[in-house]
RNA sequence: UCAUCUAGACCGGCUGAGGGAAAGGCCCUUAGAAGCCGGGGCAACCACCCGAUGUUCCCUUAAGAACCUUUGGAACGGUGCCAACUCCUGCGGAAUCGGGUUGACCCUCGGAUCCGGUAGAUGA
Numbered sequence: 001u002c003a004u005c006u007a008g009a010c011c012g013g014c015u016g017a018g019g020g021a022a023a024g025g026c027c028c029u030u031a032g033a034a035g036c037c038g039g040g041g042c043a044a045c046c047a048c049c050c051g052a053u054g055u056u057c058c059c060u061u062a063a064g065a066a067c068c069u070u071u072g073g074a075a076c077g078g079u080g081c082c083a084a085c086u087c088c089u090g091c092g093g094a095a096u097c098g099g100g101u102u103g104a105c106c107c108u109c110g111g112a113u114c115c116g117g118u119a120g121a122u123g124a
Stems, first nucleotide, its partner, number of pairs: 001124005010039005018028003023089003040082003045078002048073002051070002054067004086119001091116004096111002098107003
């Protein structure tokens, strides 16, 4: 910098009080947190295989090679992951409900929804 982030996937041993990034919430946890070890699994980012389109190279042709894009496959390799949507929210916007005002209008120190952003995670 780019892509993805509402799906999916847990047992055993050691150990023993925290953990979910931080804040606020809300949760998980001695019926065992986090960590380490062993095994298992999920997924398919990279790498791999097959096909298609295109470009280039080679070339009389045929055959072949490289690369881009893409459908599909597989899961031996490099990572990742296996509570809760990245657990939720924050910042901006849209529409809506609610509340306030005689009214234009106002209110997120009211609710839920959607879009974008920030932050974060993973891969290349």
The prediction has a mean pLDDT of 80. A computed fold for a 124-nucleotide RNA from a soil metagenome, annotated as SAM riboswitch aptamer (S box leader). Of the family's consensus pairs, 97% are formed in the model.